The RNA shown here (Bacterial RNase P class A) has 351 nucleotides and comes from Roseburia lenta. The sequence is in RNAcentral, with records from ENA. It matches the Rfam family "Bacterial RNase P class A". Rfam describes the family as follows. Ribonuclease P (RNase P) is a ubiquitous endoribonuclease, found in archaea, bacteria and eukarya as well as chloroplasts and mitochondria. The family's RNA type in Rfam is ribozyme. A source record names the gene rnpB.
[in-house]
RNA sequence: GAAGUAAGAUAAGUAAUCGCGGCUGCAAAUGCCGAAAGGCAGCAGGUGAGGAAAGUCCGGGCUUCACAGGGCAGGAUGCCGGAUAACGUCCGGUGGAGGUGACUCCAAGGAAAGUGCAACAGAAAUAAACCGCUGAGGGCGUAAGCUCUCAGUAAGGGUGGAAAGGUGGUGUAAGAGACCACCGCUUUGCUGGUAACAGCAAGGGUCCCUGUAAACCCCAUCCGAAGCAAGACCGAAUGGAAACGUAUGUGGCCCGCUAGUUUCAGGUUGGUCGCUUGAGGCGAUUGGCGACAGUCGCCCUAGAUAGAUGAUUACUCCAGACAUAACCCGGCUCAUCGUCUUGCUUCUUUU
Repeated sequence: GAAGUAAGAUAAGUAAUCGCGGCUGCAAAUGCCGAAAGGCAGCAGGUGAGGAAAGUCCGGGCUUCACAGGGCAGGAUGCCGGAUAACGUCCGGUGGAGGUGACUCCAAGGAAAGUGCAACAGAAAUAAACCGCUGAGGGCGUAAGCUCUCAGUAAGGGUGGAAAGGUGGUGUAAGAGACCACCGCUUUGCUGGUAACAGCAAGGGUCCCUGUAAACCCCAUCCGAAGCAAGACCGAAUGGAAACGUAUGUGGCCCGCUAGUUUCAGGUUGGUCGCUUGAGGCGAUUGGCGACAGUCGCCCUAGAUAGAUGAUUACUCCAGACAUAACCCGGCUCAUCGUCUUGCUUCUUUU
C1' cells in the first nucleotide's frame, strides 16, 4: 500500500421569523368555562423522537381476573457451564462445518418404542442373483469355446442421495469379517476436566442393519388467562330504590297514584390518575477471561388522547439513507445515503 475480518461512533450543520404539544413562573380568584367532577385564556422562560421510535417475534415489570393450586389440550425450547428480573437473549467452552488466516456458521436430545414417507433410475430400497465369477452334470464342437440344468458367490460392473463398514493381505473352485493388521464403529476400564468432552488401554466380527423427527411421535424442561381501549378514582340528565309532622293535586277521610324534597345505589356522556425517576443514563473505581455485578459521584432527558416536533428565508458542504414515540424496560429480526475510529489477518513493496 492492497484485500479482508471483528467491534464501535455518527445519522448534514448554523441563524432568523411564524406555528404546534408539555413544563415552570407571573397575573387573575368573592373571576371565567362546566350540570358536576374538574379545567383555565394571557405574558415570560425553558423544553420537545430513533438507532432502529419499525416488525410486534420472544422475555419481564405493571394491572385485572379468585396473588392462579391440580389435570387435559396447546405452545415453546433442546451439547455443557455461567450471566440475568427473565428469555427462544448474551458470555465462555465442547463437538461439527467453512476459510491460507483473522474469523464465521450450526434447531447440536431420541431412528434399537411405534407409525408414515423415500419420485425417477435400478434385477433388488431394507430388501437382493440383472450382468459377471466358480463348481458339478448333460448337449454341440477336432479344438478353443458355446449352450442347458442344478448349486455356490455380494469381490467386480451398472442404477441411485443411499446397495448390507473401508483399505491391504491370508484364504478359496470362485468368494465372503470366514480369518488377520490398521482405520472407523461399539462396550468396559483408567486418567484429565465442574461438565459437554478429550486422551489412553483392553475386549467385541449377528459390527442387529439406510435416510428423514423445522413428518407424526417419544423423552426432558418451561409456560394460568387477558392486556394501558389494562385498570383505579370522581361523577350529570333520564331511569331505579328508600324515607318524609311535605302538598291549595286526585271534590270529604284512609290507602293508593301523582307531584315535591332529601338520601342511597348505579357508573352512561364526561373528568382526573395510571404517564414516565427507571431492573434509568454518564463518569470513576473494585471483582470477573467475559456476559455482568458491587461501591462512589454527577444528571433528569417528550408524555399527547384525534393525537405536537412543521413551514418559510439566508448561508455552507460530502447534497443528506431507512424511517416518526402512544404504559415501560431487556433482546432478536428486518431496513439504512454515507463518513470516521480501533484491534487483528493475509499478500506485496521499501528501509